Context: one part of a larger RNA
RNA sequence: UGACGGGGGCCCGCACAAGCGGUGGAGCAUGUGGCUUAAUUCGAUGCAACGCGAAGAACCUUACCUAGCCUUGACAUGCUGGUAGUAGGACCCUGAAAGGGGAACGACCCUGACUUAUGUUAGGGAGCCAGCACAGGUGCUGCAUGGUUGUCGUCAGCUCGUGUCGUGAGAUGUUGGCUUAAGUGCCGCAACGAGCGCAACCCUUGUGUUUAGUUGCUAAUCGACCGCAAGGUUGGUGCACUCUAAACAGACUGCCUCGCUUUAAACGAGGAGGAAGGUGGGGAUGACGUCAAAUCAGUAUGGCCCUUACGGCUAGGGCUGCACACGUGCUACAAUGCCCGGCACAGAGGGACGCAAGACCGCAAGGUGGAGCAAAUCCCUUAAAACCGGGCUCAGUUCGGAUUGAAGGCUGCAACUCGCCUUCAUGAAGCUGGAAUCGCUAGUAAUGGCGCAUCAGCUACGGCGCCGUGAAUACGUUCCCGGGCCUUGUACA
Numbered sequence: 001u002g003a004c005g006g007g008g009g010c011c012c013g014c015a016c017a018a019g020c021g022g023u024g025g026a027g028c029a030u031g032u033g034g035c036u037u038a039a040u041u042c043g044a045u046g047c048a049a050c051g052c053g054a055a056g057a058a059c060c061u062u063a064c065c066u067a068g069c070c071u072u073g074a075c076a077u078g079c080u081g082g083u084a085g086u087a088g089g090a091c092c093c094u095g096a097a098a099g100g101g102g103a104a105c106g107a108c109c110c111u112g113a114c115u116u117a118u119g120u121u122a123g124g125g126a127g128c129c130a131g132c133a134c135a136g137g138u139g140c141u142g143c144a145u146g147g148u149u150g151u152c153g154u155c156a157g158c159u160c161g162u163g164u165c166g167u168g169a170g171a172u173g174u175u176g177g178c179u180u181a182a183g184u185g186c187c188g189c190a191a192c193g194a195g196c197g198c199a200a201c202c203c204u205u206g207u208g209u210u211u212a213g214u215u216g217c218u219a220a221u222c223g224a225c226c227g228c229a230a231g232g233u234u235g236g237u238g239c240a241c242u243c244u245a246a247a248c249a250g251a252c253u254g255c256c257u258c259g260c261u262u263u264a265a266a267c268g269a270g271g272a273g274g275a276a277g278g279u280g281g282g283g284a285u286g287a288c289g290u291c292a293a294a295u296c297a298g299u300a301u302g303g304c305c306c307u308u309a310c311g312g313c314u315a316g317g318g319c320u321g322c323a324c325a326c327g328u329g330c331u332a333c334a335a336u337g338c339c340c341g342g343c344a345c346a347g348a349g350g351g352a353c354g355c356a357a358g359a360c361c362g363c364a365a366g367g368u369g370g371a372g373c374a375a376a377u378c379c380c381u382u383a384a385a386a387c388c389g390g391g392c393u394c395a396g397u398u399c400g401g402a403u404u405g406a407a408g409g410c411u412g413c414a415a416c417u418c419g420c421c422u423u424c425a426u427g428a429a430g431c432u433g434g435a436a437u438c439g440c441u442a443g444u445a446a447u448g449g450c451g452c453a454u455c456a457g458c459u460a461c462g463g464c465g466c467c468g469u470g471a472a473u474a475c476g477u478u479c480c481c482g483g484g485c486c487u488u489g490u491a492c493a
Stems, first nucleotide, its partner, number of pairs: 001493002003490003007487007015477002019440005026331008034322002042053002064317007073134001077133007088105001091102004108125007136306002139304003145300001147295003150291001152289001157196006163172003176187003202283004207249007216239002220237007252277001255271005333433001337392006349380003354373002359368003399430001404425007446469007
């Protein structure tokens, strides 16, 4: 100087407390351990591995296993020699395919010579064959590395120059008082300044103004159609409104009062005005460093190892195996519910190997067909919970849907291992879950649906977004956990 303490002081955080909803019990989905296996490829392992790499394992992917094959190789560059019915190759045999064997037909480019129906010939190239350098390796080492990432932690810290102090390691500054979300700011001070962080600058959302008006909008007005009427649909005028998307304005403790105080600043509490008030909400942004943290399987890369195989191709299987254990989720156990009918209101996205309307067929999944649309125009696209009416009446039920049987649909060369969906039948466990444990402070939790990426299809109940409905509670900091500053002890570095 650090680190540590079941030392002390001060402070903070959904850390506790106060609340709301879960997990732990059930069934299923998914990941992991274990076991099994010819193989169940590899990695990730407290927080910070376990719906993680994987934003799509039937084949492919695929790295694993078994079997069959290839050996300058599936791919790159160079060298040497050879090759003329050469390269290519329908087709045939063998085979699961890959591969192996045969084979009609049959080229191209450059230069020279001969010849002019245009072909013949010589050399070279491309190609092919043989050989040599080499290729290749998801083989090992993340404790040899680059790069990237996680974590403490969006915590408020980490340092430097000069000066001063100390023999020195170092100290000071950065400590102290007040304050802040903040090493934020003010005051004081042997310090004076500065850098990386904080904040601000960036994006988005909340208010207004201006500009612009199609594919958006429809107040006013004119016409057409429907209607008894109210009104609705549509076309024009129009750009007021909504909206879209660009510029600007706006919030700065600026104004007022009180408090704190050294009555000096910073700051705190309240008020006015305002769409918004004290960082307005959300995002992006992650200091010096820690964990020899993670990744050689994303790529790159040193070293080591394999080289007729640890490389390459193919078929089939496996990654989906199941006495069991754990994590993360979904669906429930019901009446604030379930079922049936009616009926209202979104946002954000995607669309050409695509999205697909109206119509028709089918109980349905879906099918036929194809208008329109490279999209503010057309389509996906009827949002659902909500609301209105009816039924059920506390039951293992009109709850719950696992499992199984049958019949179908779709994608795809192919759904046996091993896809999803529909209909009919079947109806299991489950009556709110022990010890323990998790998330959340407001448009949040809880709850309802919608979209997208990956993708032929899909094991998505996952991930990332979007909008609807919309709470409760916080006395407080004694305690648990994590962190920051000061101080103290130490036989630790």